Notes: Small-subunit ribosomal RNA, 5' domain from a metagenome, 519 nucleotides, folded computationally. It matches the Rfam family "Bacterial small subunit ribosomal RNA".

Context: one part of a larger RNA
RNA sequence: CUGCAAGCUUUCGCAAGAAAAAAUGCAAGAACUGUUUUUUAGAUAGCGGCAGACGGGUGAGUAACACGUGAGCAAUUUAACAUUAAGUUCGGCAUAGCCCCGAGAAAUCGGGAGUAAUUCCGGAUGUGUCCGGACCUUCGCAUGAAGGACUGGGGAAAGGUGGGGACCGUAAGGCCUAUCGCUUAAUGAUGAGCUCGCGUCCUAUCAGCUUGUUGGUGAGGUAAUGGCUCACCAAGGCUUAUGACGGGUAGCUGGUCUGAGAGGAUGAAUAGCCACACUGGGACUGAGACACUGCCCAGACUCCUACGGGAGGCUGCAGUCGAGAAUCUUUAGCAAUGGACGAAAGUCUGACUAUGCGACGCCGCGUGAGGGAUGAAGGUCUUCGGAUCGUAAACCUCUUUCGACAGGGAAGAAACUUUCUGAUAUGAAUAAUGUCAGAGAUUGACGGUACCUGGAGAAGAAGCCACGGCCAACUCCGUGCCAGCAGCGGCGGUAAUACGGAGGUGGCGAGCGCUACUC
Numbered sequence: 001c002u003g004c005a006a007g008c009u010u011u012c013g014c015a016a017g018a019a020a021a022a023a024u025g026c027a028a029g030a031a032c033u034g035u036u037u038u039u040u041a042g043a044u045a046g047c048g049g050c051a052g053a054c055g056g057g058u059g060a061g062u063a064a065c066a067c068g069u070g071a072g073c074a075a076u077u078u079a080a081c082a083u084u085a086a087g088u089u090c091g092g093c094a095u096a097g098c099c100c101c102g103a104g105a106a107a108u109c110g111g112g113a114g115u116a117a118u119u120c121c122g123g124a125u126g127u128g129u130c131c132g133g134a135c136c137u138u139c140g141c142a143u144g145a146a147g148g149a150c151u152g153g154g155g156a157a158a159g160g161u162g163g164g165g166a167c168c169g170u171a172a173g174g175c176c177u178a179u180c181g182c183u184u185a186a187u188g189a190u191g192a193g194c195u196c197g198c199g200u201c202c203u204a205u206c207a208g209c210u211u212g213u214u215g216g217u218g219a220g221g222u223a224a225u226g227g228c229u230c231a232c233c234a235a236g237g238c239u240u241a242u243g244a245c246g247g248g249u250a251g252c253u254g255g256u257c258u259g260a261g262a263g264g265a266u267g268a269a270u271a272g273c274c275a276c277a278c279u280g281g282g283a284c285u286g287a288g289a290c291a292c293u294g295c296c297c298a299g300a301c302u303c304c305u306a307c308g309g310g311a312g313g314c315u316g317c318a319g320u321c322g323a324g325a326a327u328c329u330u331u332a333g334c335a336a337u338g339g340a341c342g343a344a345a346g347u348c349u350g351a352c353u354a355u356g357c358g359a360c361g362c363c364g365c366g367u368g369a370g371g372g373a374u375g376a377a378g379g380u381c382u383u384c385g386g387a388u389c390g391u392a393a394a395c396c397u398c399u400u401u402c403g404a405c406a407g408g409g410a411a412g413a414a415a416c417u418u419u420c421u422g423a424u425a426u427g428a429a430u431a432a433u434g435u436c437a438g439a440g441a442u443u444g445a446c447g448g449u450a451c452c453u454g455g456a457g458a459a460g461a462a463g464c465c466a467c468g469g470c471c472a473a474c475u476c477c478g479u480g481c482c483a484g485c486a487g488c489g490g491c492g493g494u495a496a497u498a499c500g501g502a503g504g505u506g507g508c509g510a511g512c513g514c515u516a517c518u519c
Stems, first nucleotide, its partner, number of pairs: 057276003066200008076192002081188008089123004099112005129154005135148005159180006167174002201248003208238003213235008251273004255266004278299005301312004331354003337351001338349004368398004378389004402460001405454004412446001417441010463508005469488002474503005484491002
């Protein structure tokens, strides 16, 4: 500058319509935004508690009190749970988180300020308890055990939540009460530890082994006995061949397979015990570990790196790679059962419940039933007459399991919890809380699955091995000691019931046949 449309601005005009603006002063309110404080709800990180030692996996090691069985602990311990007794008092110092800085690539770490608790620490009290002293009773299996009264000493705790009449307090609250906790003891239950008798593979081409070895005294250590460890002393101990020591192999058992049994073999799944958690070692925390998904050290391996330094451990569930003849879904849900935590709601749970894949095994069912001879066609054989496949097919009359389609449609769920009502216990209480009973509410992954019903239509569904003898089942053609078969005798060199094919027959059947190991 151009200008299809929208927008903005200015000017002018039109319509509707009667409001709009306003110095100063007074008073109140609304909306929005921001900041601060408080309360409530949800989430996240941190502190604290409990759990993480269970559940789940595997069988490398282990020939041993590892396992099995039977005893013992007067030599022991046990969180959570139950019962009983008593208590729950007064104070204090910190430190995460948060805030402010800093170092580092990261992992992570350092400094400063300040804060809470059922974190941590100190004091009080002391029914029980522990230690010491002296005493009594009862009992036993040696050391001794249990109980009683006296005396001296040591030693504990934490608060949270709900409700409330009087009294105190401005209020919070004190106080009372209920409940969940906390502390000290006793008993039980459960779990664990230790000791012992007996049993538990092969090997003598392993015959002697041993110095913390065997025992004692003392000490340390442990929940506890003990050479478990240490100091000192003694010189023993094992095996005496009923197999020590060494070597090999192996988790053990209830059981499983087989067998008439005796035995033999075995230890998948499931249940109990043991051992292990990348390899080796170590302790910490804790009632419990020397701890699969905790810590530290060393090693091998893998990964990240800014080269200074860091991270990891599927023998959990799935899954990948590799090896191999060979072995499954990176599924759904906590609905049920069980577990952890929580007052509960609830959260977590690859335990578990479901599901997928695999004829891997076992069991059941179907692929049709009845009739149907001119014994059709066709195949095969043939002595050319026929025989056989064979009631088999066609055809007629039926049925519809399973499958496909359509309609209905579960049990597994009862608890917990919560609302209301009633009884009862605690209680000062017609609060509150607990227990019991009744009524209501809530919860299904599987799954619109199992199952039931309906209509259609023989419709969608049979193979494998053998046929010489052992061993049930036979002929033809091809081949010609060839090709081939074969568990054992063996078959095949021109009429192969033994090779290959065909027809027929026999056996088993959603399987059949072969191979391998064991009894």
The RNAcentral record of the full RNA draws on SILVA.